[in-house]
The RNA shown here (transfer RNA) has 74 nucleotides and comes from an archaeon.
RNA sequence: GGGCUAGUAGCUUAACCUGGUGGAGCGCUCGGCUUAUAUCCGUGUGGUUGGGGGUUCAAAUCCCCCCUAGCCCA
Numbered sequence: 001g002g003g004c005u006a007g008u009a010g011c012u013u014a015a016c017c018u019g020g021u022g023g024a025g026c027g028c029u030c031g032g033c034u035u036a037u038a039u040c041c042g043u044g045u046g047g048u049u050g051g052g053g054g055u056u057c058a059a060a061u062c063c064c065c066c067c068u069a070g071c072c073c074a
Base pairs, nucleotide, nucleotide: 001073002072003071004070005069006068007067010026011025012024013023020057027045028044030042031041032040050066051065052064053063054062
């Protein structure tokens, strides 16, 4: 220098190909249960989808550029 993959909640991740309300588990808050704690049960809390721009009525999703990490080629 070239190519590929990945980046979404505090953590692990789904949705992307085929555009149409971003969801789950863990965590955290509050309550129940218990003599008490833990377990368990219920409630609530969560996101400028790595950054910028474009297309579109509408973008996590499609297009372009950039950043970060990993792998491969030279």